Predicted 3D model of a 683-nucleotide part of an RNA (large-subunit ribosomal RNA, domain II) from Bacteroidetes bacterium ADurb.Bin013. The organism belongs to Bacteroidota, within Bacteria. Model confidence (mean pLDDT): 80 of 100.
[in-house]
Context: one part of a larger RNA
RNA sequence: GCCUACGAGUUACUUUUGUUAGCGAGGUUAAGUACUUCAGGUACGUAUCCGAAGCGAAAGCGAGUCUUAACAGGGCGUUAUAGUUAGCAGAAGUAUACGCGAAACCCAGUGAUCUACCCUUGUCCAGGUUGAAGUAUCCGUAAAAGGGUAUGGAGGACCGAACCAGUAUCCGUUGAAAAGGGUUUGGAUGAGGUGAGGGUAGGGGUGAAAGGCUAAUCAAACUGGGAGAUAGCUCGUACUCCCCGAAAUGUCUUUUGGGACAGCCUCAAGUUUAAGUUUACCGGAGGUAGAGCUACUGAUAUGAUGCGAGGGCUUCGCCGCCUAUCAAAUCCUGACAAACUCCGAAUGCCGGUAAAUGCUACUUGGGAGUGAGUUACCGGGUGCUAAUGUCCGGUAGCGAGAGGGAAAGAGCCCAGACCAUCGGCUAAGGCCCCCAAACUGUGUUCAGUUGAUCAAACGAGGUGCGGUUGCAGAGACAGCUAGGAUGUUAGCUUGGAAGCAGCUAAUCAUUUAAAGAGUGCGUAACAGCUCACUAGUCGAGCGACUGUGCGUGGAUAAUAAUCGGGCAUCAAACACAGUGCCGAAGCCAUGGACUUCGUAAGGAGUGGUAGGGGAGCAUUCCAUAGAGCGUUGAAGGAUGAUCUGUGAGGAUAUCUGGAGCGUAUGGAAAAGAAAAUGUAGGC
Numbered sequence: 001g002c003c004u005a006c007g008a009g010u011u012a013c014u015u016u017u018g019u020u021a022g023c024g025a026g027g028u029u030a031a032g033u034a035c036u037u038c039a040g041g042u043a044c045g046u047a048u049c050c051g052a053a054g055c056g057a058a059a060g061c062g063a064g065u066c067u068u069a070a071c072a073g074g075g076c077g078u079u080a081u082a083g084u085u086a087g088c089a090g091a092a093g094u095a096u097a098c099g100c101g102a103a104a105c106c107c108a109g110u111g112a113u114c115u116a117c118c119c120u121u122g123u124c125c126a127g128g129u130u131g132a133a134g135u136a137u138c139c140g141u142a143a144a145a146g147g148g149u150a151u152g153g154a155g156g157a158c159c160g161a162a163c164c165a166g167u168a169u170c171c172g173u174u175g176a177a178a179a180g181g182g183u184u185u186g187g188a189u190g191a192g193g194u195g196a197g198g199g200u201a202g203g204g205g206u207g208a209a210a211g212g213c214u215a216a217u218c219a220a221a222c223u224g225g226g227a228g229a230u231a232g233c234u235c236g237u238a239c240u241c242c243c244c245g246a247a248a249u250g251u252c253u254u255u256u257g258g259g260a261c262a263g264c265c266u267c268a269a270g271u272u273u274a275a276g277u278u279u280a281c282c283g284g285a286g287g288u289a290g291a292g293c294u295a296c297u298g299a300u301a302u303g304a305u306g307c308g309a310g311g312g313c314u315u316c317g318c319c320g321c322c323u324a325u326c327a328a329a330u331c332c333u334g335a336c337a338a339a340c341u342c343c344g345a346a347u348g349c350c351g352g353u354a355a356a357u358g359c360u361a362c363u364u365g366g367g368a369g370u371g372a373g374u375u376a377c378c379g380g381g382u383g384c385u386a387a388u389g390u391c392c393g394g395u396a397g398c399g400a401g402a403g404g405g406a407a408a409g410a411g412c413c414c415a416g417a418c419c420a421u422c423g424g425c426u427a428a429g430g431c432c433c434c435c436a437a438a439c440u441g442u443g444u445u446c447a448g449u450u451g452a453u454c455a456a457a458c459g460a461g462g463u464g465c466g467g468u469u470g471c472a473g474a475g476a477c478a479g480c481u482a483g484g485a486u487g488u489u490a491g492c493u494u495g496g497a498a499g500c501a502g503c504u505a506a507u508c509a510u511u512u513a514a515a516g517a518g519u520g521c522g523u524a525a526c527a528g529c530u531c532a533c534u535a536g537u538c539g540a541g542c543g544a545c546u547g548u549g550c551g552u553g554g555a556u557a558a559u560a561a562u563c564g565g566g567c568a569u570c571a572a573a574c575a576c577a578g579u580g581c582c583g584a585a586g587c588c589a590u591g592g593a594c595u596u597c598g599u600a601a602g603g604a605g606u607g608g609u610a611g612g613g614g615a616g617c618a619u620u621c622c623a624u625a626g627a628g629c630g631u632u633g634a635a636g637g638a639u640g641a642u643c644u645g646u647g648a649g650g651a652u653a654u655c656u657g658g659a660g661c662g663u664a665u666g667g668a669a670a671a672g673a674a675a676a677u678g679u680a681g682g683c
Base pairs, nucleotide, nucleotide: 001683002682003681004680005679006678011095012094013093014092015091016090017089018088019087020086021085022084023083026050027049032044033043034042035041036039054061055060064076065075066074067073098236099235101233105226106225107224108223109222110221116200117199118198119197120196121195122194123193124192125190127159128158129157130155134151135150136149137148138147139146163187164186165185168183169182170181171180202218204214205213206212239616240615241614242613243612244611249262250261251260252259253258263370264369265367266366267365268364269363270362271361276357277356278355279354280353281352282351283350284349290343291341292340297337298336301333303331304330305329309325311322312321313320373398374397375396376395377394378393379392380391381390382389403414404413405412418592419591420590421589423588424587425586429582430581431580432565433564438579439578440577441576442575443574444573458553459552462550463549464548465547466546467545468544469543470542471541479537480536481535482534483533485510486509487508490504491503492502516531520529521528593606594605595604596603597602617672619669620668621667622666623665624664625663628661629660636656637655638654641652642651643650644649
C1' cells in the first nucleotide's frame, strides 16, 4: 500500500411541538390484585396528575381581585372555554449520551536484584621514583640554634599496568550494542575500587547539586481503581432521488477560533386580500457632492485710502521723509475648511396613485446553520493618493456557480448547467497557421513601434493633418558675384583704445543702390576676415508662432516569452467606416423526466456548500398469508452477458456451489464505509 471482517446520534425518564387514534368539560390511571389464549392481553384499582378561574406575600375574596381613605386611577384576569390519554416523528434537559484522542487529579497498593546515600562484614591495588619527621654520628655553640653525612620511609606525593573513569576525535546511527568499538586521555594508598548481607519509598526517599537517581520510566516512579475523568480543541461519522436554501453582520460576553439574543434559511398552520417587487407620475423629510464666505466660526496672500499712537532722521514750524510694532474702519483683487455654511443637487429613503408581475408580505409555532470571509468597482479613514495592507459604507461576484472568453488564473468580461440530440441563432471574444470563422474602403506608423495599458521630466528640421501670421514675378528664401564708404582714430579714459577693454540718459551728419559712431572673429594698437544693409545673378515658393495624430531619444539586470509560429507598406499593426461569418451547458427547435399552480386547456419552474423538508432502495430478525420455491439443485460466488428502474437497486440466462430460501402485507432494529497517522487478520 491493497484485500477481508469490524468500526460512530443509541437507550431510559422528563418537557415541548407536530401528527394519528380514543374519550371529551372532562381526560387518565400508577403501584398492586385477579384471570387467561402468557400477550406491547383482559378486568379491577380513581391514590395521583392535567384541564374547566382568577387575583393577592397571605388571611382571603371571586368574574373578578390586588393596591388604596377611595365607588378614582392603575396592575393581572374575565368578557373571546378544549382539554386529556396513548402510539409515532422532530427537538431540548438529565444521565458516558455520535465515535476515537490528552497532559493531568485523587485513592489503595508494588518496587532500592538498576541506581543514590548509609550500615555491617570481607576483599583488591604489577613495577619504578621521590626521600618529610624522627634517630645515629660528625662539625658547631657558653649552652642552644644551625650545618654535613648516614639511617629512616612520610605523602588526598610522582611515573605507570590491573582496576576505576570518560578528555578529544573518528566509526557506529533499520548499530555487533535501546549508549558500543578504535585511537588518545584522567585517577591509580585514596574523599580509592569492589563482593556479599541489610536500611531509606512517591510531594516521599537519596543527592560532593546535574532537577541528577529512585528497575531501558522522573519538574513527582510503577500497578490497580475513581473512569468511558474532562477536552469551548483536532480528526472521523457509512444508501438513493426530489423541493427550498443561508451566514461570515449587530448587541452583550474573563469575550474575541466559544456562546446568548437579534438578523438571514427551512417546514407547518394561520392572517390579510394586495401588503411584496419593478416601472411611471405626484408629495415629503434631509444638509452630502458642488459652491460660497463684507452670511457666521476659524484660517489666509496683496494693494489702495483715511484717521491715530510709538520709534528714527532732520529741523525745532511738528511741515516733511523713512520704518511697519499694535489696534480699528472702508474699498478692490486673489484664495481655503472632516469637526464653517447665506446656499445646495443627482441618487437613495419614506408616503400616495396607476400599470405590470402573481404569493413574493405579515403573524404564530417546529428545525437549523452562520456569527474566521474574500475580491472587483464606487464613496471615505489610516498608510507614502504604497501594498493580494488595514478599517468602514454601497453594489456585484466568489464563497455555495458549472459553461464560453482573458495563453494558463476563486473574485475580471459574457452567461446562471433538469435529461437527450452528428439540429438552428447569438453573447463576450474572435476570423494567417496552431484553432471554428474575413473580406471591402479611407488613412496612419518604418519604430518589429504595435506587442508587459502604463516608465517620467526633459530633448530633436522623424512624419501626417490643421490654425494664426509675415515675405514673395515690382523676383522672395537659400546659394553665387560685387559693394559694405566719408567727417572719424566720435568724445572720454588710457602707455595704447583707430566700429569691436571700459565709460557716456552720446550715437549725429555726409556720399549713396546700400553701408551700425558697428554682429562676431582678430591685433600690443593698427591691419585683416565677417555680419547687418544694398545691387546683380537665379526663378517659386519661403519663413515665424501654435494645436493635434502616430512614431524617436531619454530606456542599464540578471533563461525566454505579443502563448507560440510567424506577420512589413494595399499588414496578420494602429485609427475610422462597412458587410459577413465563427463562437457557450445563453436563446430557439425536437423528444423525454420531475416539481408546482390550475376543474381543465395550459402556465411557471428544476446550479447549489452549511442547513431544513419530502419520497424511496437495500440489510437482519419477528408476525400473518399463498396446498410458495428447492438435490429435476437453496443460499453464497463469477472484472462477463441480456432486460429493467431517474437512482439506491431489481430480474433473467449461463457457469460455479451443494442445503436450505424467497414473495406479499405489516412490525422491530446491533440497518448501508473510502477515509478516523482507525482496529484485527492476510498478502